[in-house]
RNA sequence: GUAAUGGGCGUCUAGGGUUCCGGUCCGGUGAGGAUGUCUGGUCCGAGAGAUGCCAUCCAGCAGCGCGCCGCUGCUGGACACACGGCGGGAUAAAAGCCCGGGAGAU
Numbered sequence: 001g002u003a004a005u006g007g008g009c010g011u012c013u014a015g016g017g018u019u020c021c022g023g024u025c026c027g028g029u030g031a032g033g034a035u036g037u038c039u040g041g042u043c044c045g046a047g048a049g050a051u052g053c054c055a056u057c058c059a060g061c062a063g064c065g066c067g068c069c070g071c072u073g074c075u076g077g078a079c080a081c082a083c084g085g086c087g088g089g090a091u092a093a094a095a096g097c098c099c100g101g102g103a104g105a106u
Stems, first nucleotide, its partner, number of pairs: 007054006015044002020041002022038001023035004056078010081101001083104001087099003
């Protein structure tokens, strides 16, 4: 100097709205309606939040295939850093979800 990788999933939280439940109000106080500027349950939910598992890489050990390579398993380690719009999209609707480690900034 160049190239490649820098990953996936689960659980939870910050956060989010209102499909369902519930709350509140209206209502032959019936059916039903309004309300998320209703604490909540269901629900959605982080690249830059937490945690766990897997994958990947490095080293060692053992076994196998067979020729110093590959495969499988086990053990230990690594898995860093990360300021970030406007606008659009999905869902019932919205969001730190997705576009997006984007545009841009340094």
The RNA shown here (Guanidine-I riboswitch aptamer) has 106 nucleotides and comes from a Rhodospirillales bacterium. It matches the Rfam family "Guanidine-I riboswitch aptamer". Its family is annotated with regulation of gene expression in the Gene Ontology.